[in-house]
RNA sequence: CGAGCCGGCCAGGCAAUCGCUCCCGGUCAUGCCGGGGGAGGAAAGUCCGGGCUCCGCAGGGCAGGGUGCCAGGUAACGCCUGGGGGGCGCGAGCUCACGGAAAGUGCAACAGAAAGCAAACCGCCCCGGCACGUCUGUGUCGAGGUAAGGGUGAAAAGGUGCGGUAAGAGCGCACCGCGCAGGUGGUAACACGCUGUGGCUAGGUAAACCCCACCCGGAGCAAGACCAAAUAGGAAGGCGAUGCCGCGGCCCGCGGUGCCUUCGGGUAGGUCGCAGGAGGCCAUCGGUGACGGUGGUCCCAGAUGAAUGAUUGUCCACGACAGAACCCGGCUUAUCGGCCGGCUCGCACC
Numbered sequence: 001c002g003a004g005c006c007g008g009c010c011a012g013g014c015a016a017u018c019g020c021u022c023c024c025g026g027u028c029a030u031g032c033c034g035g036g037g038g039a040g041g042a043a044a045g046u047c048c049g050g051g052c053u054c055c056g057c058a059g060g061g062c063a064g065g066g067u068g069c070c071a072g073g074u075a076a077c078g079c080c081u082g083g084g085g086g087g088c089g090c091g092a093g094c095u096c097a098c099g100g101a102a103a104g105u106g107c108a109a110c111a112g113a114a115a116g117c118a119a120a121c122c123g124c125c126c127c128g129g130c131a132c133g134u135c136u137g138u139g140u141c142g143a144g145g146u147a148a149g150g151g152u153g154a155a156a157a158g159g160u161g162c163g164g165u166a167a168g169a170g171c172g173c174a175c176c177g178c179g180c181a182g183g184u185g186g187u188a189a190c191a192c193g194c195u196g197u198g199g200c201u202a203g204g205u206a207a208a209c210c211c212c213a214c215c216c217g218g219a220g221c222a223a224g225a226c227c228a229a230a231u232a233g234g235a236a237g238g239c240g241a242u243g244c245c246g247c248g249g250c251c252c253g254c255g256g257u258g259c260c261u262u263c264g265g266g267u268a269g270g271u272c273g274c275a276g277g278a279g280g281c282c283a284u285c286g287g288u289g290a291c292g293g294u295g296g297u298c299c300c301a302g303a304u305g306a307a308u309g310a311u312u313g314u315c316c317a318c319g320a321c322a323g324a325a326c327c328c329g330g331c332u333u334a335u336c337g338g339c340c341g342g343c344u345c346g347c348a349c350c
Stems, first nucleotide, its partner, number of pairs: 001346010012315007020038008040321001044332002047330005052220004059252004064216005069083005084098001085096004099211002104209002106205002121150002123146003127142006158176006178198005183192003224272004234263006243257004279298008
């Protein structure tokens, strides 16, 4: 100097004028005055986990669903952190739907002899018959041995070499590889240029069914609570304690005493829930880290046909994606521009 990888921060600022909205104070007062506050890093998707509210079982079980290496973090999680292993990358790093295939079932096109317990297309070897030939052998038929060589394929009874054999083969041996047992390190997953021993057989696929381990009440702020007002304490039909109802489905158990269907009538207004939180910021301590402890400090949106807009000046990074509706922790998706830090590779110079 160039090319990359990872992490963090910002999201227009300041001022003036007018307008909107919430809270607090003053005022008889919804009017007026003063003070303070007013959209996001994703507010989005509604994919997970919860807080909270209600349901007399949330108690047991079956079915069903979710997660899936190990250890931690957290209120919890399918999230995050660190570690292990697989794959990719020269590397910094990235990524993984990462338990089990000797519990069982299923599936795998074409090619190939053969794709799960198995094999013989071309070959190689031995024996017998026939023909030719007779130095040796060649062709064909039958019965037997073989899987080292060749071919097919993504994948075909571990690899290289030596010996051995009728020809071959872990048949035997050496090394490698693999399994088992032990040892060492590590909490563990796992690792080991460790020791011994052995079959020298244990394909793929579980985001196929399945097996194993762990986890899971339901419904949801349109939850729910209160106040006020109004109407028709209506009508008909069915079941009826051996019934009906309650809890996502089913069974047991428990609880209640009425329940179900149709027609018709009234209200749909107001207040709360609604923001002081698993809260933010700063400092410090512990930890590799996620995060936790301690101390200090602050109150930073609460609308309900839906509030933050307009103009001017100035600075600038010249504004992309984009607007809260109970709240929080995550994940995923969209995205302009700027700043900071660390690391890797390459080139040149000293």